[in-house]
RNA sequence: AGAGUUUGAUCCUGGCUCAGGAUGAACCGCUGGCGGCGUGCUUAACACAUGCAAGUCGAACGAAGCACUACCGACGGAACUUUUCGGAGGGAAGAUGGUAAUGACUGAGUGGCGGACGGGUGAGUAACGCGUGGGCAACCUGCCCCAUAGAGGGGGACAACAGCUGGAAACGGCUGCUAAUACCGCAUAACAAGGAGAGAGCGCAUGUUCUUUUCUUCAAAGAUUUAUCGCUAUGGGAUGGACCCGCGUCUGAUUAGCUGGUUGGUGAGGUAACGGCUCACCAAGGCGACGAUCAGUAGCCGGCUUGAGAGAGUGGACGGCCACAUUGGGACUGAGACACGGCCCAGACUCCUACGGGAGGCAGCAGUGGGGAAUAUUGCACAAUGGGGGAAACCCUGAUGCAGCGACGCCGCGUGAGUGAAGAAGGUCUUCGGAUCGUAAAACCCUGUUGUUAGAGAAGAAAGUGCGUGAGAGUAACUGUUCACGUUUCGACGGUAUCUAACCAGAAAGCCACGGCUAACUACGUGCCAGCAGCCGCGGUAAUACGUAGGUGGCAAGCGUUAUCCGGAUUUAUUGGGCGUAAAGGGAACGCAGGCGGUCUUUUAAGUCUGAUGUGAAAGCCUUCGGCUUAACCGGAGUAGUGCAUUGGAAACUGGGAGACUUGAGUGCAGAAGAGGAGAGUGGAACUCCAUGUGUAGCGGUGAAAUGCGUAGAUAUAUGGAAGAACACCAGUGGCGAAAGCGGCUCUCUGGUCUGUAACUGACGCUGAGGUUCGAAAGCGUGGGUAGCAAAACAGGAUUAGAUACCCUGGUAGUCCACGCCGUAAACGAUGAAUGCUAAGUGUUGGAGGGUUUCCGCCCUUCAGUGCUGCAGCUAACGCAAUAAGCAUUCCGCCUGGGGAGUACGACCGCAAGGUUGAAACUCAAAGGAAUUGACGGGGGCCCGCACAAGCGGUGGAGCAUGUGGUUUAAUUCGAAGCAACGCGAAGAACCUUACCAGGGCUCAAACGACGGAUGAAUACUUUUGAAAGGAGGUAGUCCUUCGGGACAUCCGUCGAGGUGCUGCAUGGUUGUCGUCAGCUCGUGCCGUGAGGUGUCGGCUUAAGUGCCAUAACGAGCGCAACCCCCAUCGCCAGUUGCCAACAGGUAAAGCUGGGAACUCUGGCGAGACUGCCGGCGCAAGCUGUGAGGAAGGCGGGGAUGACGUCAAAUCAGCACGGCCCUUACGUCCGGGGCGACACACGUGUUACAAUGGCAGGUACAGAGAGAUGCGACACGGCGACGUGGAGCGGAACUGUCAAAACCUGUCUCAGUUCGGAUCGGAGUCUGCAACCCGACUCCGUGAAGCUGGAUUCGCUAGUAAUCGCGCAUCAGCCAUGGCGCGGUGAAUACGUUCCCGGGCCUUGUACACACCGCCCGUCA
Repeated sequence: AGAGUUUGAUCCUGGCUCAGGAUGAACCGCUGGCGGCGUGCUUAACACAUGCAAGUCGAACGAAGCACUACCGACGGAACUUUUCGGAGGGAAGAUGGUAAUGACUGAGUGGCGGACGGGUGAGUAACGCGUGGGCAACCUGCCCCAUAGAGGGGGACAACAGCUGGAAACGGCUGCUAAUACCGCAUAACAAGGAGAGAGCGCAUGUUCUUUUCUUCAAAGAUUUAUCGCUAUGGGAUGGACCCGCGUCUGAUUAGCUGGUUGGUGAGGUAACGGCUCACCAAGGCGACGAUCAGUAGCCGGCUUGAGAGAGUGGACGGCCACAUUGGGACUGAGACACGGCCCAGACUCCUACGGGAGGCAGCAGUGGGGAAUAUUGCACAAUGGGGGAAACCCUGAUGCAGCGACGCCGCGUGAGUGAAGAAGGUCUUCGGAUCGUAAAACCCUGUUGUUAGAGAAGAAAGUGCGUGAGAGUAACUGUUCACGUUUCGACGGUAUCUAACCAGAAAGCCACGGCUAACUACGUGCCAGCAGCCGCGGUAAUACGUAGGUGGCAAGCGUUAUCCGGAUUUAUUGGGCGUAAAGGGAACGCAGGCGGUCUUUUAAGUCUGAUGUGAAAGCCUUCGGCUUAACCGGAGUAGUGCAUUGGAAACUGGGAGACUUGAGUGCAGAAGAGGAGAGUGGAACUCCAUGUGUAGCGGUGAAAUGCGUAGAUAUAUGGAAGAACACCAGUGGCGAAAGCGGCUCUCUGGUCUGUAACUGACGCUGAGGUUCGAAAGCGUGGGUAGCAAAACAGGAUUAGAUACCCUGGUAGUCCACGCCGUAAACGAUGAAUGCUAAGUGUUGGAGGGUUUCCGCCCUUCAGUGCUGCAGCUAACGCAAUAAGCAUUCCGCCUGGGGAGUACGACCGCAAGGUUGAAACUCAAAGGAAUUGACGGGGGCCCGCACAAGCGGUGGAGCAUGUGGUUUAAUUCGAAGCAACGCGAAGAACCUUACCAGGGCUCAAACGACGGAUGAAUACUUUUGAAAGGAGGUAGUCCUUCGGGACAUCCGUCGAGGUGCUGCAUGGUUGUCGUCAGCUCGUGCCGUGAGGUGUCGGCUUAAGUGCCAUAACGAGCGCAACCCCCAUCGCCAGUUGCCAACAGGUAAAGCUGGGAACUCUGGCGAGACUGCCGGCGCAAGCUGUGAGGAAGGCGGGGAUGACGUCAAAUCAGCACGGCCCUUACGUCCGGGGCGACACACGUGUUACAAUGGCAGGUACAGAGAGAUGCGACACGGCGACGUGGAGCGGAACUGUCAAAACCUGUCUCAGUUCGGAUCGGAGUCUGCAACCCGACUCCGUGAAGCUGGAUUCGCUAGUAAUCGCGCAUCAGCCAUGGCGCGGUGAAUACGUUCCCGGGCCUUGUACACACCGCCCGUCA
């Protein structure tokens, strides 16, 4: 930074799509080793079990309990002593009561402080809610800090507690006792509050400050033990808060009006405080197009994501503010709340209940259910940080610090490193050679991050507490307090981070993509199926796009997908777009608001510029430095934060104030033109109608007709009259008007414009949302009028398949007038209005000035219109070009893909018709503009062709032949299909051919090659079976040798088979066709943004893009022509098998013979023709002539030769070939059948229908080609086909071979015939293994249709058509009437290019490009 996609291609417009980044994401899919740092209900502000989340103070207080110590009392009675053994003394342990002291003790209560913080959520809120900057002279502030002053002396209660008592419980009730830092008077007190007064100062107003006089009122609490902590009042500070204001803060006008405490005032109440905050009274205001009200949506911000930026989107975590705490309402307490874990009431829900009544609120941390694509543990600790209470120890703290779960994100690490070619095996592909996976693996060697095991083991701890010692101050002294030292204690995380050692390459790689965009390709499978797809699109048998595999590319513990946002998109354009034709100028004007605005001077300082100050929290971003091994992450410092506010300055520009000016604008004066408008009047022509006359059979109408009118007198014609509407000529890219629009003439009223002048005003201007007015035609309402109209509707006649149309005959609304609506048009220059500037040339309308002129006029200059051409410039191009679509400025309107749709709904307007405003769902990947090349046109121009015309002969009718379709069949093998398939492949189907059918067989089998092995044959003859192929046998039967073997043959094995099976739409080659038409291209240059154009167009000419001229083209190539072959003339050379003029011989005749080389001829080489010459025309090319000459004259006739390309034209069955398919068969062999069928249809031919003929007889003249398994003379036989014998000839010699038509003679005499020959019967001949299906020929007999052929259609322009025969290929023979050649006889016609067909060039239109056999619309299914 762009790319894909509209087209055959191009440029543009324009939408759609992609590549990037991001996320609180998503078991949505596959996969998953580790660590660090973050992060985790986006949905149901849904409901919640359980535990915890706000307590603390005994140094405020009373009482109770407990522990311990001491004492006392009464029990108890041990040891011990004594004893007369009965006892006595003694008095311990234990237990119990009381008193006093002590306490790291306990739970309730009074009291104090804290539960307004911390934590959660985003429902509500479009708001002073938030942000930012200010104000508060209108306020409050517990704890904290500073200062001043004080704390005197009293009193009465209430809990707890005790007793009684209610209730299931929650929770109470009554009586009685009691303490306080709880409560209440009194005293004292002012600098505090309030009232009244005086003076001074200050301020933006209300006001406020200071001084002073006087009156009234209000305080307090103690605790511990001696020093502190508390208490009261006042002032100040700090902190926190309340309120007010400027500015900013989403969408909808298809929400335009909203408002009653509403707006203001006075007074009062209320509040910490101002205020309609509340109330009484008074006034009638207030808000709104700068968007009120209403509706929808939404917590706001710092920031975050993206972007080059401007912006756009977003507000999760962290931080600030706000709001909320089950829903709604309310207050209490308090410094602070209208209070998440307080109270009261009401609602819903849940729970308990003894049915009377009660209890509850996870949007705190965990957790549960539910919802959902989706979001974690009912963890540990107060060790640290912070908070509450306390003098403190300490207690509390789901704040917080940590841990757990989740690849949810970011960052880091690893899954090994080195050597290693036999390029292993294996996979995949293959042109079979190989290539690739791939140094990859294996193997050898090394390391140990992570992992496992074991050991060592932190920082985070400082302050403080406890104990001890010492010191300072103070005291009579102790306790205590402060400081110092020593010592002790305290770690949730955690035996964690980190370190060390040992062990093993061992435990750790996937996901997506690979047609283009977009990096990366092959094979197989599938066969418009299955499927893919973000867009274009892929898949119908060779899919790099589906699925799989191999390979490759990308990213990587992740990878894809989905969703959303920004970007790309300059595709809402401020930066940074447009509106003639792509979407887009309002139909036109006037004009309120708004926006913008001429020259000079001066002032101001709002905008503008500049300096300073304050603020713009922290975090984040950026720069830099530092700390975790690095990074993410964290810390320090510095920028930045484009903003707001205050203040100083500048004064060019914009704005405000003042003054002046005249050029913008307007007025005056003097002239000018005009279908400008309104009203009234008036004129002639024409049409129609009426009356009358003349007059007679038609008129009218059309492509042609008919309906219609007319003998009841039309049309025509003449005269007179009536009525309505419109105004010929003039008339003009002429005039006027804002547009719509305006046309006979006259008058009246009236608007605007232009020119000249420069007297007046002095910026008075431009544009213009809403608004108002005008606004063609059609239409509507009321009333009039109505002649005409190729006049809707309607009727009839035509046309047509139909014709509710086009054409015709009629014909009502309407068209006309008056009044009132409607408000739209391709209302167009598809071009809004205004101003200025920017080359020329030439018309025309209306003026003015000047020059010249007798006049007509002409010339120059200038203003205002209206046209054309054209430069610069602009434009995608077309085009525009002083009348801009150029260069600029101002204002308005409008556009943002196509369709849906100018539709629906709503609103407004309208009598209605309808108009204005004006969507969405859904759907497509285009729709579109301009230009280019083709193709096409029942567009145009020019030209050609047996294309038509002019002619000759055919086809289509008949019979037969042949091909095709169809049908039939076991099979009727296959192909060819408009021209350009159909006597075509096939220049030869009885078998063969043969590919088809039924049947019988074979499976390395038919042939060949290579290698290996075995055998010894091969071959010849023969038996049997069989339709044959085939099967089963029999007999005979080798060579060379260095003795190793070899040759040859057979068999076996291996490797290669074979296929007329499919695909001509996978192909080569070959061929047809347009078309022997004159075209098709290239290089360089030039033009065009480009596709492309030019050249190749134009004029003339030609058969021709043949040539000449002209020319931004100059040249060139493939075609044309020529070069090649045949024919026509001549010359030279040669002279047999051909020829015979002269000479000679010779015959019945004959080049028959000698000979000749003249002629013909044969076959080689040359010549000749080139518009060369002449006349005319023409610039030339060239054309032309009864021209000359010449055998031939303007391409002499014919052939070969076929440009770039088109038809996916034909052929896989001629051949070759990719792929697919079959392999005891889709291969191969054999005999038989079929390709020859036959209700029918078509094509191509042949024979005819007859007298220009048939038949019979006679008689003349060719050319080309063929011949040895051949042509076969000649002789004989046969009516004949032919047979028998057989000369000659591999050919200018022999043979087929007598050419036929023509000509002569005769006959037939117009008929189904002496025409015609089909068909059938009989008899034969020939070929061949074999003529039944299924050959040809001969003879005899039979003797069908047919008497010239409908519509139609074919060939041919001269040695041509027509007609006549002859030959050849294929071939045993032949279904050949076919094909290819040859000669004989031998015409007619062409005025001409209007038309049909085909073609060429130029031009034009196109919405076609598969290209008119196109595209496409409607209806129906």
Small-subunit ribosomal RNA from an uncultured bacterium, 1421 nucleotides, folded computationally. RNAcentral holds the sequence, with entries from ENA.